This is a predicted structure of a 720-nucleotide part of an RNA (large-subunit ribosomal RNA, domain II) from an alkali sediment metagenome. The full RNA is in RNAcentral, with records from SILVA. Its mean pLDDT, the model's own confidence on a scale to 100, is 84.
Context: one part of a larger RNA
RNA sequence: GCCAGGGAGUUCGGACCGAUGGCGAGGUUAAUUGGAUAACCAAGCAACCACAGGGAAACCGACAAGUCCGCAACACGCAAGUGUGAGGGACGAGGUGGGCUCGCCUGUAGUCAUCGGUGAGAGACCCGAAGCCAGUUGAUCUAGGCGCGGAUAGGUUGAAGCCCAGGGAAACCUGGGUGGAGGACCGAACCCGUUAUGAGGUGCAAAUCUUUGGGAUGAUCUGCGUCUAGGGGUGAAAGGCCAAUCUAAACUGGACAUAGCUGGUCCCCCCCGAAACUACUCGCAGGUAGAUCUCAGACGAGGUGGACGAUGGGGUAGAGCGACCGAUUAGGCAUUUAGGUGGAGAAAUCCGUCGGUGCCUUGCCAAACUCCGAACCUGUCGUCACUGAAGACUCUGGGAGUGAGUGUAUGAGGGGUAAGCUCCAUACGCAAAAGGGGAACAACCCAGCCUCAAGUUAAGGUCCCUAAGUGCUGACUAAGUGUGAACGGGCAAAAGGAGUCCUUUGUCUCAGACAACUGGGAUGUGGGCUUAGAAGCAGCCAUCAUUCAAAGAUAGCGUAACAGCUCACCAGUCAAGAUAAAGGGCCCUGAAAAUGGACGGGGCUAAGUCAGCCACCGAUACUUGAGAGCACCGAAAGGUGAUCUGGUAGGGGGGCGUCGUGUGCGGGCAGAAGUUCGGUCUUGAGAUCGAAUGGACCGCAUUCGAAUGAGGAUCCUGGU
Numbered sequence: 001g002c003c004a005g006g007g008a009g010u011u012c013g014g015a016c017c018g019a020u021g022g023c024g025a026g027g028u029u030a031a032u033u034g035g036a037u038a039a040c041c042a043a044g045c046a047a048c049c050a051c052a053g054g055g056a057a058a059c060c061g062a063c064a065a066g067u068c069c070g071c072a073a074c075a076c077g078c079a080a081g082u083g084u085g086a087g088g089g090a091c092g093a094g095g096u097g098g099g100c101u102c103g104c105c106u107g108u109a110g111u112c113a114u115c116g117g118u119g120a121g122a123g124a125c126c127c128g129a130a131g132c133c134a135g136u137u138g139a140u141c142u143a144g145g146c147g148c149g150g151a152u153a154g155g156u157u158g159a160a161g162c163c164c165a166g167g168g169a170a171a172c173c174u175g176g177g178u179g180g181a182g183g184a185c186c187g188a189a190c191c192c193g194u195u196a197u198g199a200g201g202u203g204c205a206a207a208u209c210u211u212u213g214g215g216a217u218g219a220u221c222u223g224c225g226u227c228u229a230g231g232g233g234u235g236a237a238a239g240g241c242c243a244a245u246c247u248a249a250a251c252u253g254g255a256c257a258u259a260g261c262u263g264g265u266c267c268c269c270c271c272c273g274a275a276a277c278u279a280c281u282c283g284c285a286g287g288u289a290g291a292u293c294u295c296a297g298a299c300g301a302g303g304u305g306g307a308c309g310a311u312g313g314g315g316u317a318g319a320g321c322g323a324c325c326g327a328u329u330a331g332g333c334a335u336u337u338a339g340g341u342g343g344a345g346a347a348a349u350c351c352g353u354c355g356g357u358g359c360c361u362u363g364c365c366a367a368a369c370u371c372c373g374a375a376c377c378u379g380u381c382g383u384c385a386c387u388g389a390a391g392a393c394u395c396u397g398g399g400a401g402u403g404a405g406u407g408u409a410u411g412a413g414g415g416g417u418a419a420g421c422u423c424c425a426u427a428c429g430c431a432a433a434a435g436g437g438g439a440a441c442a443a444c445c446c447a448g449c450c451u452c453a454a455g456u457u458a459a460g461g462u463c464c465c466u467a468a469g470u471g472c473u474g475a476c477u478a479a480g481u482g483u484g485a486a487c488g489g490g491c492a493a494a495a496g497g498a499g500u501c502c503u504u505u506g507u508c509u510c511a512g513a514c515a516a517c518u519g520g521g522a523u524g525u526g527g528g529c530u531u532a533g534a535a536g537c538a539g540c541c542a543u544c545a546u547u548c549a550a551a552g553a554u555a556g557c558g559u560a561a562c563a564g565c566u567c568a569c570c571a572g573u574c575a576a577g578a579u580a581a582a583g584g585g586c587c588c589u590g591a592a593a594a595u596g597g598a599c600g601g602g603g604c605u606a607a608g609u610c611a612g613c614c615a616c617c618g619a620u621a622c623u624u625g626a627g628a629g630c631a632c633c634g635a636a637a638g639g640u641g642a643u644c645u646g647g648u649a650g651g652g653g654g655g656c657g658u659c660g661u662g663u664g665c666g667g668g669c670a671g672a673a674g675u676u677c678g679g680u681c682u683u684g685a686g687a688u689c690g691a692a693u694g695g696a697c698c699g700c701a702u703u704c705g706a707a708u709g710a711g712g713a714u715c716c717u718g719g720u
Base pairs, nucleotide, nucleotide: 001720002719003718004717005716006715011122012121015118016117017116018115019114020113021112022111023110026049027048028047032043033042034041035040053060054059063092066091067090068089069088073084074083075082076081093106094105095104096103097102125264126263128261132254133253134252135251136250137249143228144227145226146225147224148223149222150221151220152218154186155185156184157182161178162177163176164175165174166173167172190215191214192213196210198209199208230246232242233241234240267655268654269653270652271651272650277290278289279288280287281286293399294398295397296396297395298394302387303386304385306384307383308382309381310380311379312378313377314376318372319370320369326365330361331360332359333358334357335356336355339354340353341352342351343350344349405430406429407428408427409426410425411424413422414421435446436445437444450627451626452625453624454623455622456621460617461616462615463602464601465600469614471613472612473611474610475609476608482604483603495589496588497587499586500585501584502583503582504581505580506579507578508577516573517572518571519570520569522546523545524544527541528540529539552567555566556565557564628645629644630641631640632639633638656709658706659705660704662702663701664700665699666698667697674693675692676691677690678689679688680687681686
C1' cells in the first nucleotide's frame, strides 16, 4: 500500500418554539399507598402552570361589549354593487405608577403528554498537545562524598642533603663524587577520545571500527560497601548528570485537563438558497448584533434597480480665473518710500538700477480655487411596463451559515498614472456555474445544464489535422511581414528608409522642361591690401564694370606661387513629362539569452491584411415532439404554467436500507439464511427473478425502539 472488521451530534433533568393528541377556566399529579401482577388500574386536594395587573413599596385594582373601518363567509342583485360582518384594524373607555399628553396592562386559553428543532449545564460530534498539581519509585548508569581494598612493564633526567679536593681572613665559592627529588621526561598495561571532519550510518553497535593522538607517581586509575531525591540532589560550571529520559526524572492519579487551532464525521431524492459587508469587542485565525438565506404563521392590496414626460436637488468631468483664493511668464507706463545698491553734488537734492504698488498688453496652474458647468445620479407626481387574492408588500416567530474573498471593466487614493500590488466606490462574473469558443487556461466572449430525440442559430469559424467556401468583388503586402488582437497572459520605442501604393498643394515644360552627352564658362584683372609669394580659391577690405547666348572679383579639388580639373550659368543634341513638399496605407531597419522549437501543428504568397457581399458549420442557447418532477386548480378523472427545474455553506420536505420489539399474514429439507454468476424494474437509496453453491432457518404489512449506513481522520486491530 491493499483487504476484512471497528470507527464520530449521544444521554439526563430543566428552558424556548413547532406538530400531533387529551381535557378545558381550568390542566396535571410527585413521592407514596392499595390491588392485579411483565407492561396496568385506583387512590394521593402536597405541589406546579393558568385564571389580573400596576408599583421600589405602602397599597390600589381592570371593557361602555360604546363608535367607526373592514377581509373571509352569508344574503340580495343580470351586473356594477349593497347589507350583515366572527376573526382583524383604528378610536374611545378603564386599572396602576407622580400622570388627559408618558410607561405597562385590560373586551379570557390554558395545561398535560408524545415526537421533532434549538441553545445553556454536564467529557457533550470524534481523535490530537506542550503543559499544571498530588502521591509514590529510583544514585546496579552517572555526579560528588565516606569506609575497606587493589593497580601502575621498561627506559631517561639527576633537586636538596652528605663526602672529598682546591680557593678564601671570613662569609662562602669552584670542581669531582655520592644521593635519588619531581601534579619531571619517553613509553606499554590502564584511563581518555585529538585527527582522518575516514569507515559505518535498515550498523557488529540506539555512539561502534581502523588510523593517528592526550595522560600514564598523580587533583592518578579502579573493585566492593555506603550516603545525598525531583523546585530536590550532585556539579574543577557544560544547564552537565540523576538507569538509552533532564531549562526540572520516571510511574500512577486529578483526567475523557484545556485547545478561539489542524484533521475527520458513514444512504437517496425533491424545493429554496447565502456571505466573505456594517457596528462593537484585550478585537483582528474568535465572537455578539444588524444586513443576507430558509421554514411556519398573521394581515389583506398593492409592490417594483424598467421606460417616457413634468417638476425640484447636486457642483464632478470640462472649462475659467478682467469672479474670489493661492500660485505664476514676458513686456510697457505711472508712482512710491526711513527700502537695497551705484553715481553726481559742499549740502539740500537729483539721476540710474533692483524691489514694492497700481493700470495696460501677453502666457499659465490648482484634491482641500470657482463667475460657470455637462453626461450622470437622485426626491416627488403622472402615463406605460412587469408583478400580485394561485396572497405580493408588511409584520411575528423557529433554524442557519457568513463575518480570510477574488478577477475583469469603469472612477479615485497609495505606489513609479509599476505589479497576478494595495485600499475604496459602481457593475458583472467566479466563489457556488455545467455547455460552446479562446490550442491548453476559476474570472475574457457566447450562454444559465430535469430526461430523450429532431431542427435553427450565438460567440467563433469554413486548405489538412477538424464539422463547414481551396467562395465572390476590389485593393495592399514580398517582409514567411503575417497567419495570436474584443481584452489579457505572451511588450516593443525614440529615430530613420529614392521599399512600395494612394491623396493633396505648388513650380518648370513642344517658345523643348528634368536627366544624360557635346561645346562654351570670357574681358578690365595677377581687384585693393597683406605677404618671400597670395594670380577666383592662407588671411583682411570691397564685391564693381564690360563683351555677351552665357560666365561669381568665384561653390569645390589642386599648385611653393602659377598652371591644371570641375561647379554655378549658357548654347546644341535628344524628346515628354519633370520636380519640390505635405498627409495616409502596408512593409523594412532599430530588434541581444542561455538543451533544438514553435502561427496549436502541418503548411500557406494566401490559407496574410483592408473594405464589401453571399452561403455554410457551430452549444445543454432557441423552436418542435414525447416524458418526469414541482407549483396551483379540482372530490376524482384531468387541467394550467409567457414567467417553473444549475448550485457550495445552509434551511425545509419526502423516502431507501440494517438490527431488534408487539400484532397480523406467509415461505422453508420437494431446500431457509448466506455466497457466486446472470436477467429485469425504479429518478435514486435500492427491489426482484433465475441458476449454481449451501444445509436450517427466513420474510411481508404495520406499530414502536435504535450502540443504524464508511474511502478518507500521518485513524485502530488483524491479515497479506